[in-house]
C1' cells in the first nucleotide's frame, strides 16, 4: 500500500518553537484559535489492541477424598510493542425502521475514516 478481522459515547495534559488558520476528505452545520489553535519537538499522562511477568477466583484431568502437581483462565499488578490526550469517528449525508399534519426527532444498518492484530 492492499486484503481479512475486532473495536470506536470511556480515558488522559503541560511546556518547547512556531504562524493563521483547524477540527481526513467533499458539503451543510457546529466548534476551536492572535488570551497562539493545527501540525511538528520534549516531557507527562491515559489504557484499547498485541505480548510479557506476578498475583489470583473459577473450571478441568489424575486420586477413595483433601493438599501438592498439569492444562485453560475472568480479574487485578508492572514492564513491553503499537496508539492516543477539546467535543460520538464533534453532528448529519446513503438505506431501513419509527414518530409527526408537517419540519426538527429516536432506533437499527451502510459507507467512508481512525487504531490494533493477521495475512500479502
Nucleotide at each position: 500500500a492492499u486484503c481479512u478481522u475486532a473495536u470506536c459515547a470511556a480515558g488522559a495534559a503541560c511546556g518547547g518553537a512556531g504562524u493563521a488558520g483547524g477540527g481526513a476528505a467533499c458539503a451543510g452545520g457546529c466548534c476551536c484559535g492572535u488570551u497562539g489553535a493545527u501540525a511538528c519537538c520534549g516531557u507527562a499522562g491515559c489504557a484499547g489492541c498485541c505480548g510479557g511477568u506476578c498475583a489470583c477466583a473459577a473450571c478441568u484431568a489424575u486420586u477413595a477424598u483433601a493438599a501438592a502437581a498439569u492444562g485453560u483462565g475472568a480479574u487485578g499488578u508492572c514492564g513491553g510493542g503499537u496508539g492516543c490526550u477539546a467535543a460520538a469517528u464533534c453532528c448529519u449525508g446513503c438505506c431501513c425502521c419509527u414518530g409527526u399534519a408537517a419540519u426538527u426527532g429516536g432506533g437499527g444498518g451502510a459507507a467512508a475514516g481512525a487504531u490494533g492484530a493477521g495475512a500479502u
A computed fold for a 120-nucleotide RNA from Ignavibacterium sp., annotated as SAM riboswitch aptamer (S box leader). The organism belongs to Ignavibacterium, within Bacteria. Its mean pLDDT, the model's own confidence on a scale to 100, is 79. Rfam family: SAM riboswitch aptamer (S box leader). About the family: The SAM riboswitch is found upstream of a number of genes which code for proteins involved in methionine or cysteine biosynthesis in Gram-positive bacteria. The sequence was found by an Rfam model in a public genome assembly.